[in-house]
Molecule: small-subunit ribosomal RNA
Organism: Muribaculaceae bacterium
RNA sequence: ACAGCGGAGAGUUUGAUCCUGGCUCAGGAUGAACGCUAGCGGCAGGCUUAACACAUGCAAGUCGAGGGGCAGCGGGGAGAGUGCUUGCGCUCUCUGCCGGCGACCGGCGCACGGGUGAGUAACACGUAUGUAACCUGCCCCUGUCAGGGGGACAACCCGGGGAAACCCGGGCUAAUCCCGCGUAAAUCCGGAGAGGGCAUCCUCUCCGGAGGAAAGGUUUAAUCCGGACAGGGAUGGGCAUGCGGCGCAUUAUGCUUGUCGGCGGGGUAACGGCCCACCGAGGCUACGAUGCGUAGGGGUUCUGAGAGGAAGGUCCCCCACACUGGUACUGAGACACGGACCAGACUCCUACGGGAGGCAGCAGUGAGGAAUAUUGGUCAAUGGAAGGAAUUCUGAACCAGCCAAGCCGCGUGAGGGAAGUAGGCACUACGUGUCGUGAACCUCUUUUGCGCAGGAACAAAGGUGGAGAUGUAUCUCCAUAUGAGUGUACUGUGAGAAAAAGCAUCGGCUAACUCCGUGCCAGCAGCCGCGGUAAUACGGAGGAUGCGAGCGUUAUCCGGAUUUAUUGGGUUUAAAGGGUGCGCAGGCGGUCGCGGUAAGACAGCGGUAAAAUGUCGGGGCUCAACCCCGGCCGGCCGUUGUGACUGCCGGGCUGGAGUUGGAGAGAAGUGGGCGGAAUGCGCGGUGUAGCGGUGAAAUGCAUAGAUAUCGCGCAGAACUCCGAUUGCGAAGGCAGCCCACCGGCUCCACACUGACGCUCAGGCACGAAAGCGUGGGGAUCGAACAGGAUUAGAUACCCUGGUAGUCCACGCAGUAAACGAUGAAUGCUGGCUGUCCGGGGCGUUUAAGCUCUGGGUGGCGAAGAGAAAUCGAUAAGCAUUCCACCUGGGGAGUACGCCGGCAACGGUGAAACUCAAAGGAAUUGACGGGGGCCCGCACAAGCGGAGGAACAUGUGGUUUAAUUCGAUGAUACGCGAGGAACCUUACCCGGGCUCAAACGCCAGAUGAAGGGAGGCAGAGACGUCUCCCGCCCUACGGGGCAUCUGGCGAGGUGCUGCAUGGUUGUCGUCAGCUCGUGCCGUGAGGUGUCGGCUUAAGUGCCAUAACGAGCGCAACCCCCGCGGGCAGUUGCCAACAGGUUAUGCUGGGGACUCUGUCCGGACUGCCGGCGCAAGCCGCGAGGAAGGCGGGGAUGACGUCAAAUCAGCACGGCCCUUACGUCCGGGGCGACACACGUGUUACAAUGGCCGGGACAGAGGGAAGCGACAGAGCGAUCUGGAGCGGACCCCGAAACCCGGUCUCAGUUCGGAUCGGAGUCUGCAACCCGACUCCGUGAAGCUGGAUUCGCUAGUAAUCGCGCAUCAGCCAUGGCGCGGUGAAUACGUUCCCGGGCCUUGUACACACCGCCCGUCAAGCCAUGGGAGCCUGGGGCUCCUGAAGUGCGUCGCCGCGAGGCGCGCCCUAGGGAGAGACAGGUGACUGGGGCUAAGUCGUAACAAGGUAGCCGUACCGGAAGGUGCGGCUGGAACACCUCCUUU
Repeated sequence: ACAGCGGAGAGUUUGAUCCUGGCUCAGGAUGAACGCUAGCGGCAGGCUUAACACAUGCAAGUCGAGGGGCAGCGGGGAGAGUGCUUGCGCUCUCUGCCGGCGACCGGCGCACGGGUGAGUAACACGUAUGUAACCUGCCCCUGUCAGGGGGACAACCCGGGGAAACCCGGGCUAAUCCCGCGUAAAUCCGGAGAGGGCAUCCUCUCCGGAGGAAAGGUUUAAUCCGGACAGGGAUGGGCAUGCGGCGCAUUAUGCUUGUCGGCGGGGUAACGGCCCACCGAGGCUACGAUGCGUAGGGGUUCUGAGAGGAAGGUCCCCCACACUGGUACUGAGACACGGACCAGACUCCUACGGGAGGCAGCAGUGAGGAAUAUUGGUCAAUGGAAGGAAUUCUGAACCAGCCAAGCCGCGUGAGGGAAGUAGGCACUACGUGUCGUGAACCUCUUUUGCGCAGGAACAAAGGUGGAGAUGUAUCUCCAUAUGAGUGUACUGUGAGAAAAAGCAUCGGCUAACUCCGUGCCAGCAGCCGCGGUAAUACGGAGGAUGCGAGCGUUAUCCGGAUUUAUUGGGUUUAAAGGGUGCGCAGGCGGUCGCGGUAAGACAGCGGUAAAAUGUCGGGGCUCAACCCCGGCCGGCCGUUGUGACUGCCGGGCUGGAGUUGGAGAGAAGUGGGCGGAAUGCGCGGUGUAGCGGUGAAAUGCAUAGAUAUCGCGCAGAACUCCGAUUGCGAAGGCAGCCCACCGGCUCCACACUGACGCUCAGGCACGAAAGCGUGGGGAUCGAACAGGAUUAGAUACCCUGGUAGUCCACGCAGUAAACGAUGAAUGCUGGCUGUCCGGGGCGUUUAAGCUCUGGGUGGCGAAGAGAAAUCGAUAAGCAUUCCACCUGGGGAGUACGCCGGCAACGGUGAAACUCAAAGGAAUUGACGGGGGCCCGCACAAGCGGAGGAACAUGUGGUUUAAUUCGAUGAUACGCGAGGAACCUUACCCGGGCUCAAACGCCAGAUGAAGGGAGGCAGAGACGUCUCCCGCCCUACGGGGCAUCUGGCGAGGUGCUGCAUGGUUGUCGUCAGCUCGUGCCGUGAGGUGUCGGCUUAAGUGCCAUAACGAGCGCAACCCCCGCGGGCAGUUGCCAACAGGUUAUGCUGGGGACUCUGUCCGGACUGCCGGCGCAAGCCGCGAGGAAGGCGGGGAUGACGUCAAAUCAGCACGGCCCUUACGUCCGGGGCGACACACGUGUUACAAUGGCCGGGACAGAGGGAAGCGACAGAGCGAUCUGGAGCGGACCCCGAAACCCGGUCUCAGUUCGGAUCGGAGUCUGCAACCCGACUCCGUGAAGCUGGAUUCGCUAGUAAUCGCGCAUCAGCCAUGGCGCGGUGAAUACGUUCCCGGGCCUUGUACACACCGCCCGUCAAGCCAUGGGAGCCUGGGGCUCCUGAAGUGCGUCGCCGCGAGGCGCGCCCUAGGGAGAGACAGGUGACUGGGGCUAAGUCGUAACAAGGUAGCCGUACCGGAAGGUGCGGCUGGAACACCUCCUUU
């Protein structure tokens, strides 16, 4: 510069991610419909269904200037009658004389205009051509002509038939009606000549022959309108051809007999098999014939960035149709919407004999339907028919009416106005927010509507009258008439904010949030999904958002969807490479600046592409919609040019491909022969009791001699080692050795051919295993089958047998995870490293080796690709060519059909219905009857228990008026309870209260309240009565205090721990859980935190794309263990002194013990060994203590919707003379049972009796209580001391002595009887203790199970909390005595780290498969039954054209009748196709909890899967072959579910 004006996404598969992929949404559109709502105007639109049936009216007539005429109308004339205002009126008759004119003859029109979309897949339509194969009325131009005759039929008259429609007979008659004659041209035939083209051919001239036209009317007249023939034009058509536009191939060794062609003829306006006779046997088809289904086509319309996709209503063009089917007639034109004939169905009329009809014209009616309008006005304009014209006709048209059914425009007011009122709603609720400047109120305006007034354009032609001009038939000018719409548009004016807003939505997508109601109900939903008591998702409300005279919903189309991909997709694992090769058609194809050509291609020009539409520019209605004018349009055709590229023809070339010569490797194939080992069997020998088999067994074999072993023999099948990460083959596949035949491959040489190539739909061939047929063979193994085991079962896994089969020959079958899940071919694109087979060079030839090169086969990787995993010269990279295949999951590789097969079955291959996903790769977890490493009283080794008994206690269950409630695997059950006789107490029964049992505030009253004592009634609360005592302050207004009354707040152990806070349990004192920055990955995420070593420890060290950090670990804190400093009473007592029967008793002392406080001490610091280090090891040293010294406190991120609304708090809900509260009594203590936790025992390591000794830690005033006395005792009476290192609280086991002697006992103490003590208002339900008596079970505890690793277990007692007392054997502490054992980590349980698999993620208590049962849905088969369309065969056959005709009519032309061909229709038949229905039947899908099993996912507990075969309730099992898309690297049977 030219060109160009144009392209958005989101939700949904997952715990999360990326990808694939479907579903859904946002947009636009409509002849729409439905719901709610509705003021006005302009423009456009309005049966999409029943081409269903139609009442009524109208939609095509016109010409008297073609004709005869005169029924009706008007006029004139004549006659008669009559009224009277003698000139008019009226009536009747005659008269076509005039205007005119019904019907009739004739002409033109009726083939246009208008409607509809049934049929039609066709030259129907579109587009472009052809017609030398044709026609064309009216219109235009040109030329010529119109002479002279004849005839008939309507109307009309007469007669007749019929209900009607209508018809028949006779008679008269005109014409622009009909027919001859004359003349002329066209045309045809024969002959001659000339010219042209496009194949048949066409044109012109001349001669001869044939042939053969006409009409008048009108005007005063000129004239005008007509008539005939011929030629030309225009217009409109007919016919033919190329190309284009649809679904099914489950419609294909298919269709066709006038079919295809020829000769001749007929017919037509015309070509043609259009029709006919004869002859030939062709014609169409995979570039889709035929059949079936569907459909009017186009201009255009909608959508889309476009390419496309979808549609064809209104308007325009073409076609087709006119009740259904057929037929011709007339005509320029029809096979004719408002013409005819016939047939059929239907409707109507009828006198029953016959007739009439066709709204898919405009209105209108019924019907159908979700649904679509007035039985309107006018010819004023535009257009049409007729006419010379006036004019007539015109449901064409122009207008009006109805309908928000569409597009466009306008309005429903504008400005001001906060006390932000009232009211509604919400909230954090004395208040605030919001509706909201919204309203009220003030000011202003008046579009639209309403009223009044004015008031167009559309009207100009033509006609008539007049004038003028010329080209004499036209034009111009003037005047005049004509408006359905319409008093409309428009303009002015009046009153007046006056009369005018709704609909949908508000979880995300998607713009807009709260309250109430409801409680998986009612309901919503386009997708995802909401609703089970706090729902922004249901319903209502308030508010908000969007659009607005509309708004939503439904239906349909395009878009988004690059989700059919030409633009613009894919195929290793997501859907998708054919099992493999050969190969026809087809597609594609090396090289030469070769030659030619011009089909493709490119460019210029021309034609066409109707108008409308679209778009650009301009213009007109006030704007816009709408309308007008102009420009543009990619297609098709023609023509000219170019010659690079593709094609075609020709000529070369050697690089692709092939040939030839030489060399080489190999489990390539086919046939034949041979070999040894093993196995089984047979015979014989040796030999004796078992063999075999398994996790263990059994079945089986064996004394009739097995197994074992030796020898001989037979049979069939397979080939150990070599052997591999190897080789060959197209794939399947191929393995002992030898021979023969045969295919392919590689290398070297570069002699030859000269593109001969690549790919390949159909086709042909090959094709593991299983299987089938026939015949052999049969050793082994071994589906089925049988038996034995296992098991809940075991149609399996294991075992013993065993048939088909496994093997051979021939034939069939044709499938596999036929896999590299990767089609074939060619070229190109860094490398490194093995290996197999060749060749060259170096190495002295050989050998080893090095190097270069070609072909194969592996590994790793650059770039690049990929969703990733991964691929990466053997591509999944970059390109080209050809083929095959895919398009969500299920249904289903199923059904039906067809093809193939002996069958099994294979190939091809749907739909209904259903789901919102199904998938791929990778990530983090979790899990595994996966692996590795490592911990823990986890197991093991030990000690003592529990489980048996009795009792205590808690729980379940049962019971009850109530047995209040909660806690429920581990992590509930001597738990909340660290104290249930009343109280507690929440439960039950009964009796009371209702500002209430308690508290706060306000108001009023009272000065009382209150306290004390007593009476009555009562179970008590409650009620009631009497007596006594009985205010304070004050500024005087009142205040304080107390009670009562009223009001406002109450109260609830009622519900929700799944609304919560707080607290707690558990994993777990486990060693983990994270972050910042960086780095890696598209991302989830990873790295760090992994690895090696080490630790109790993510403790530390080393290493390291990580470097650091946080929460955890450890340490810091407390107690115990050693020492020191300080302190010294109530503790202590060595020295000194005093004193006692005795005692730190006293003076005193601080030494010691002890108490209290503060320090020190331990750190692998030292030594030796090992180790890089961290650290580990060592009867090491030292030390009170040694490797974390012992114990406690301390509990990461989180998990269990874990526990608790009854400890407390708290949201919401619920109760209010009760679900609140008070009181009496009862219950929480029940008792056939079951479980947990304990106590005491079963005895001699003991019981009992007597004697003797030693703690620690705590507690004590309504208390501990010495001591004394009483009592056998519990205890009582008195009572010192002590708020406590001072007083009180007796330790026991133990030791010594005695006794008991193995027994239900001198064990054991339950239970029961009696008598007491104490606490308390009160021990009946329901206390503890004491004494006497009684003296039960129990003799060491089944399966199973718990605790504990040292001052621990075990055992012994003591104390404390709660508390009047106590059901305490519980809980929490204290000290005394004081063990055993740990080889070890295989196993059980729990846990940590790494790794692996996964179809799990609510996370294995997961997921999930199939039968059966139930309900619903669609569908296949099905004896049949019913229906439909088209074709075939036979019979019959109307109208009608044609043909024939010996009868009849006519002078004749001709007609009638009859016959024949054809045909609509009717009848019959067979068969195919399609649809519906059908007892019964097959599977399939869906559904909240049904039944049986457990197949798959982790090695899923027998690895799974594929093909095939057999078997089995079912998943499935087994055999054979194959695949990895299998884990692990090893013990072993089984068992599932949530």